[in-house]
This is a predicted structure of a 1452-nucleotide RNA (small-subunit ribosomal RNA) from an uncultured bacterium. The prediction has a mean pLDDT of 83. The RNAcentral record of the sequence draws on ENA and Greengenes.

């Protein structure tokens, strides 16, 4: 450093996602070793048990449990001595306020930090300065008795002290005083030597204690500046509250606390209030900014079961103290007690999850203690845990026949993999043994750890490799199974039968004692953006405007230092980070030195800027004068046109309205007309991207009052100035309240149409409403989707106001509009009236959607408006523009598309395919157009693929092996046949053997018209013989693409020509080929004008006239057999329909293999109520019938075609000539002529039947085909719709020929004869080609999509109400305590002299006051019958709102 996910492509906007690192971690697999660290993040839940705080006998007295010696013993023990503090107690002194734990609470002077304390305490320790005199009165231990169960607890007796208590000294201490001075206030001794002694002691000296007082030192206390998480859907809070006086209190300021005064303090710079949390050094990540986070080690708070309380002390309002109250747990004799692991193990429980009831106080560190020294779950050490992180190792060289085996495979081979094995070699580690430590600080003594680090030797590759991956992203591919199932997924997605995405197995990357998944943090995210975002269309400028508070501010002089900038000084703990070296074999870790940033505070310096002060200035602003435009605004007064309506004439049958009607009005006289009246609302032309206004929004004339703009002139004020949170005012329609007012119009209603429906459009009425007066609502797509102000940057061109020069042309300011430089922009655009360059200032945004919704509060008469979340739920949503497609868009243009014609189809009968039904089976396939007389150019049997029955099982074909055989032919029997059994036959040849052929056996394997056209190949329809589809280079563009190919013209045609950032080029059109029409000519044949073959000429808009643009071209004409493609064929560009076709063949992979394969025999395909679709034939007179005449061209022919003869009515049959074909084989019909028939179901039609023959075939029954002769069916010219055809075409005759034994052929493919009718024209159906447009559509309209209902889940809100939590309040009732008061009681120490006194207790009593209790709130949590939209589900049901004029333009 970025990447993947919106689209058919594309660029941007935007969110989701992944790739890094991180951890007290967990899970899942695996698992060698060592160092070094780390280990209840949950229940501050509850704890059984052991241990964590206790020392001192050199402060005290008592005492003798233990041990030693002796004695005596009944051997049970006594008794004496004795040691010395040895164990257990007390009194007494230090400690126990430290060290350990935890993180509930705490939004706070708690914590950080930088200060203050002239407002203050400090035990043990230091230092100095004094001093340590003299006296007393108790008590605990102990005896001794007494209640209890216990825990404990009373009386009575004796004693000590370094416990207590006077006096005495007494200042630098305190209190009073201005001073001077004066008052007051302490104490303990124990040990060790030496000296002395009346043996009690006393002196002296060392030491350890003791008083006071100053200081230090440490370690607190207090007070301050300034930082320090979210919520305004929490705006007001506060009564000791803010001050001030006096008084208490405190170590110490202080409303700390009373009492009196006085009101005042705090908040939008966010007071109160709610929720969340201990704070920090640090850690993590980040490039930093900065985000998150507070384990471990370290500093500070607070807490020790939940709550209130003091006690004692230097020091706590006290984790292993003490009182009360609660709540539990525990004993209990029921009376009463005990308890407090959030200290070390450890148990329960909760939990995804967190060691061991371990060793030692040697080591550092505490407490005691003169010292030996005890104590010490603090520590050190060890146990357990891959829990982190650092090392090592699980061999090393060599080793190809690339072994085996395993994957795979095109079957050749390739991968595993030098890997193995096999040879050679090392021992880190590993076991076994031997040695063996620093850690010790103190000459000795002392080591948990541990016989442990480390060494030495000795065996032997020995003990030691897993785990997650492989579709992009992101490194690493294949088989197999499976079959939207099963299952994966971080995003994208993958899976419906070839899965490199599922699950195995090989292979491969990756990383390695781990490796993966989950969590959670930064990061990538410029996705909140100081750094470093944005608001016209993507989210996103407040409808407009005044205007406070802020926040910004013109040019200039001089001070000032606040901000800024600079030195210096403090500091900002260690630890960690950085930089250096250093020590464990390295590392991780330890260790020891170094420095910087930046932060706050003190202190000089500088003055340019900002700011503050005092002065000055005129260009912003403004005031004055003088003109000037104008639907600005408000009231009043005037007008006329036109609607209705009402009167009265005139007049008669209709009127009015639509797509087309209808409803309605009208003979009771409308509608047209004329006159006259009356209302009300609105002002035609002028009227203009023109004016005004801040917006909204203003149009008839006229007046009256009023408010801005703008021009010009010179004065005058002097920075008075921009923006504005919150206020406040204005505000279209609609709607709301009251009065009025009503002509049109018109929600709502009715009625008429439409229509499947039509609560709509369309049409006939029609009330609110509009209109006006007073108010009310604040809302729109109030839109330029563009807040305001100021400066600056090219231009042209309208235009309105006001000047300036004026012959035009100009020019200077204010506006309004269009076009386009520069730049901007994701593009579209915007472009002096910026969306450009810049500054200030306000407002808004952070994905889609839930949803501008809930609740909350506010504002309103109500409608409703303003503020405005969240759960859930998707991976998108969305902007420009591109390119297609598509529109009941729009322009151009073609085509038998329509028009115009000519015949037909659909209507019968009958052939035929095709559904549907039937059926043992009626094999399958093709299904708009582009399936249906298609595949089949022909199903009696084969065909054949189906059925039903018979059989065969290396097979009906193929290849290979071995045996054993020539092959084979006929016949007989059984059998529907296939086939079986019997009989008969019995090779060639170059002769160790070959060769074909058949049989028999075992095995590879053959076979399949099973499936999969959506796994292919190739091949074929179709759009369409439409005119199109591209490509290089350049250009343009951020791109996807455009450009060329778009225009003007013309053309069948992207066919030419013209112009152009194009310029050429390719596939396609044309043309080149076939056929055909004329000649000519060479061959051959013809009785012949001939006919075949082969060759060549010919037609190119060449030539003439016109038209166009002096271009292509197009219109005419001549000329010629033909004339603008001369007909006609063959040829199908890019592509599209997963379009036909696995049954033509070919083929992957699936499936079958005594059968889904072979063989036979019969059936089937041919069925029939129907229903399409393609044809034949008819329906008559342009016609039937007899009869007689005529005139073709393709093309076929030896199992053949068959003249001719002769039978037969007649298919046909016997005989046969000729033809391997320009030699032979054939009646061409219609046509024309003569008869007849005469409009009828016929002399039309010919279907169905009967009958009797032919024919082909083994064989015509299902199920041929033709002949006679009988039989005469519907049929009278076809409804809606529909089909071909533009010339030798349609129409209409008739001949041939493939398939083939025959034939269902009216079919298909061909030939030739006979031979038209129209085409004004593109306005309309279809189908198509350019161009443009829109578009939410890309699977491309057969598309997309919206709502209501109906069923599932899912979160949410309401809700009668019900359970709970927290706070605050009123009341009551009030433990322990400190305090105050006490008239009761009671007392050693001091006076006093006994009566007492002071003084102290003890009880009472009052103030506070926890717990409780009551009592109405308030916030806030779960639960609730019903109830509300909401959102997400598979192909539900109703319609089609919207995207295209979306079929009524949408939308607010």
């Nucleotide at each position: 450093a970025g990447a993947g996910u919106u689209u058919g492509a594309u660029c941007c906007u935007g969110g989701c996602u992944c790739a890094g690192g991180a951890u007290g971690a967990a899970c899942g697999c695996u698992g060698g070793c060592g160092g070094c660290g780390u280990g209840c993040c949950u229940a501050a839940c509850a704890c059984a048990u052991g241990c964590a705080a206790g020392u001192c006998u050199a402060a005290g007295g008592a005492g003798a449990a233990a041990g030693u010696a002796u004695u005596c013993u009944u051997c049970g023990g006594a008794a004496u001595a004795u040691u010395a503090u040895u164990a257990a107690a007390c009194u007494g002194g230090c400690g126990a306020a430290c060290g350990g734990g935890u993180g509930a609470g705490u939004a706070a002077c708690g914590c950080g930090u930088a200060g203050g304390c002239a407002a203050c305490c400090u035990a043990c320790c230091u230092u100095a300065u004094a001093g340590a005199u003299u006296g007393g009165a108790a008590u605990a231990a102990c005896c001794u008795u007494g209640a209890g169960a216990a825990a404990u607890c009373g009386g009575g007796g004796c004693u000590a002290a370094u416990a207590c208590c006077g006096a005495a000294u007494a200042a630098u201490a305190u209190u009073u005083g201005c001073a001077a001075a004066a008052a007051u206030c302490a104490a303990a001794g124990g040990a060790g030597g030496c000296u002395u002694u009346u043996c009690g002691g006393a002196g002296c000296u060392u030491u350890c204690a003791c008083u006071a007082u100053a200081a230090g030192a440490u370690g607190g206390g207090c007070c301050u500046g300034c930082g320090u998480c979210u919520g305004a859907u929490u705006a007001g809070c506060u009564a000791g509250a803010u001050g001030g006086u006096a008084a208490g209190g405190u170590a110490a300021a202080a409303g700390c606390u009373u009492a009196c005064c006085a009101u005042a303090g705090c908040g939008a710079c966010g007071a109160u209030c709610a929720g969340u949390a201990g704070c920090u050094g640090g850690u993590c990540u980040g490039a930093g900014a900065g985000g998150a986070u507070g384990a471990u080690c370290a500093g500070c708070c607070a807490c020790a079961c939940u709550g209130g309380g003091a006690c004692u002390g230097a020091g706590a309002u006290a984790c292993g103290g003490c009182c009360c109250a609660g709540a539990c747990u525990c004993c209990u004799a029921c009376g009463g007690g005990a308890g407090g692991c959030a200290g070390c193990a450890g148990u329960g429980a909760g939990g995804a999850a967190u060691u061991u009831u371990g060793c030692g106080c040697a080591a550092u560190g505490g407490g005691c203690g003169a010292a030996a020294g005890c104590c010490u779950g603090a520590c050190g050490g060890a146990g357990c845990a891959a829990u982190a992180c650092c090392g090592c190792g699980u061999g090393a060289g060599g080793g190809a026949u690339g072994a085996a085996g395993g994957a795979u495979u095109u079957u050749g081979g390739u991968c595993u993999g030098u890997a193995a094995a096999c040879c050679u070699c090392u021992u880190u580690u590993c076991u076994c043994a031997a040695g063996a430590a620093a850690g010790a600080a103190g000459u000795u003594c002392u080591g948990a750890c541990g016989g442990u680090a480390c060494u030495u030797g000795a065996g032997g590759a020995a003990u030691a490799a897993g785990c997650a991956u492989c579709g992009g992203c992101u490194a690493a591919c294949u088989c197999c199974g499976u079959g939207c199932c099963a299952g994966c997924a971080g995003c994208c997605g993958c899976g419906g039968u070839a899965a490199u995405a599922c699950g195995g197995g090989g292979g491969a990357u990756g990383c390695a004692a781990g490796c993966g998944u989950u969590a959670u943090c930064c990061g990538g995210a410029a996705u909140c953006a100081u750094u470093g975002g944005g608001c016209g269309u993507a989210a996103a400028g407040c409808g407009c405007c005044u205007g406070u508070a802020g926040g910004u501010u013109g040019u200039u002089u001089a001070g000032u230092a606040a901000g800024u900038c600079u030195g210096u000084u403090g500091u900002u703990a260690a630890a960690g980070a950085c930089c250096a070296g250093g020590g464990c074999u390295u590392a991780a870790c330890c260790c020891u030195g170094g420095g910087a940033a930046a932060g706050c505070a003190a202190u000089g310096g500088a003055a340019a800027c900002u700011a503050c002060u005092a002065g000055a200035c005129u260009u912003g602003a403004g005031u004055a004068u003088g003109g000037c435009a104008g639907g600005g605004g408000u009231a009043g007064a005037g007008g006329g046109a036109a609607u209705u309506u009402c009167u009265a004439g005139u007049g008669u049958a209709g009127c009015g309205g639509u797509g087309a009607a209808a409803u309605g009005c009208g003979u009771a006289g409308a509608u047209a007309u004329u006159a006259g009246a009356a209302a009300g609302a609105a002002c035609a032309c002028c009227g203009g991207c023109g004016g005004c206004g801040a917006a909204a929004g203003c149009g008839c004339u006229c007046u009256a009052c009023u408010g801005g703009a703008c021009c010009a002139u010179u004065a005058c004020u002097g920075a008075c100035a921009c923006u504005c949170a919150g206020a406040g005012g204005c505000g279209a329609a609609a709607g709301c309240u009251a009065g009025g007012g009503g002509a049109g119009c018109a929600a709502a209603a009715g009625g008429g149409a439409u229509u499947a429906g039509a609560u709509a459009c369309c049409c006939c009425u029609g009330u609110a409403g509009u209109c006006c007066u007073a108010g009310c609502c604040g809302u729109a797509a109030a839109c330029g989707a563009u807040g305001g102000a100021u400066a600056c940057u090219a231009g042209a061109u309208g235009u309105u106001g006001c000047g300036c020069a004026a012959u035009u042309u100009g020019u200077g300011c204010a506006g309004u509009a269009u076009c386009u430089u520069a730049g901007c922009u994701a593009a579209c655009g915007c472009g002096u009236u910026a969306a450009g360059u810049a500054u200030c200032c306000c407002g808004c945004c952070u994905g889609g959607g839930g949803a501008g919704u809930a609740c909350g509060c506010u504002c309103g008469c109500a409608a409703g408006g303003g503020u405005g979340a969240a759960a859930c739920u998707c991976a998108a949503a969305g902007g420009a523009a591109u390119u297609g497609a598509c529109g009941g868009g729009g322009g151009c243009c073609c085509g038998c598309a329509c028009a115009a014609g000519c015949g037909g189809u659909g209507g019968a009968g009958c052939a035929u395919g095709u559904g549907g039904u039937u059926u043992a089976a009626u094999u399958u396939g093709a299904u708009g157009c582009a399936a249906c007389g298609c595949g089949a150019a022909g199903a009696a049997c084969c065909u054949u693929a189906c059925c039903a029955g018979g059989g065969u099982u290396u097979g009906a074909c193929a290849u290979g092996g071995u045996a054993c055989a020539a092959a084979a032919u006929u016949u007989u029997u059984c059998g529907a046949a296939a086939g079986a059994a019997a009989a008969u036959g019995g090779g060639u040849c170059a002769u160790a053997g070959a060769c074909a052929c058949g049989u028999a056996c075992a095995c590879a394997c053959a076979g399949g018209u099973g499936g999969u056209g959506c796994a292919u190949g190739g091949c074929u329809g179709u759009c369409g013989u439409c005119a199109g589809c591209u490509c290089g280079u350049g250009u343009c563009g951020u791109g996807a693409g455009a450009u060329g190919u778009u225009g003007g013209g013309u053309u069948a045609a992207g066919u030419c020509c013209c112009g152009c950032a194009a310029c050429g080029a390719g596939c396609g059109c044309a043309a080149c080929c076939c056929u055909u029409g004329u000649u000519u000519u060479u061959a051959g044949u013809u009785u012949a004008a001939u006919c075949u073959a082969g060759a060549a000429a010919g037609a190119c808009u060449a030539u003439c006239g016109g038209u166009u643009a002096u271009a292509c071209a197009c219109c005419g004409g001549a000329g010629g057999a033909a004339g603008g493609u001369g007909a006609g064929g063959a040829c199908g560009a890019c592509g599209u329909c997963a379009a036909g076709u696995c049954a033509g063949c070919a083929u992957g992979c699936c499936c079958c293999u005594u059968a889904u394969a072979c063989c036979c025999u019969g059936g089937g395909c041919u069925a029939c109520a129907c229903a399409c679709g393609u044809g034949c034939u008819a329906c008559a007179u342009u016609g039937g019938g007899u009869a007689g005449a005529a005139c073709a061209a393709u093309g076929a022919g030896a199992u053949g075609c068959g003249a001719u003869u002769u039978u037969g009515c007649g298919a046909a049959a016997a005989a046969a000539a000729g033809c391997c074909a320009a030699u032979c084989u054939a009646u061409a019909a219609a046509u024309c002529u003569a008869c007849u028939c005469u409009a009828a179901g016929u002399u039309c039609g010919g279907a169905u039947u009967g009958u009797a023959g032919g024919c082909u075939g083994a064989a015509a029954c299902u199920c041929g085909c033709c002949u006679g002769c009988a039989u005469g069916a519907a049929g009278u010219u076809g409804g809606a719709a529909u089909c071909g055809c533009u010339a030798g075409u349609a129409a209409u005759c008739g001949c041939u020929g493939g398939u083939c034994a025959g034939c269902u052929a009216c079919a298909c493919a061909g030939c030739g004869g006979u031979g038209a009718a129209u085409u004004c024209g593109u306005u309309c159906c279809c189908g198509g080609g350019c161009c443009u447009u829109g578009u939410a559509c890309a699977c491309a309209c057969c598309g997309c999509c919206c709502g209501u209902c109906a069923c599932a889940c899912c979160a949410c809100g309401g809700a009668a109400g019900c359970u709970g939590g927290u706070u605050a309040u009123g009341c009551c009732c009030g433990a322990a305590g400190u305090c105050g008061u006490u008239a009761u009681c009671u007392u050693a120490a001091c006076c006093u002299u006994u009566u007492g006194g002071a003084a102290a207790g003890a009880g009472a009593c009052g103030c506070c006051u926890a717990a409780g209790g009551u009592a109405g709130a308030a916030c806030u949590a779960g639960u609730g019958a019903c109830u509300g939209g909401g959102g997400u589900g598979a192909a539900g049901u109703c319609g089609u709102a919207a995207c295209a004029a979306g079929g009524u333009a949408a939308c607010c």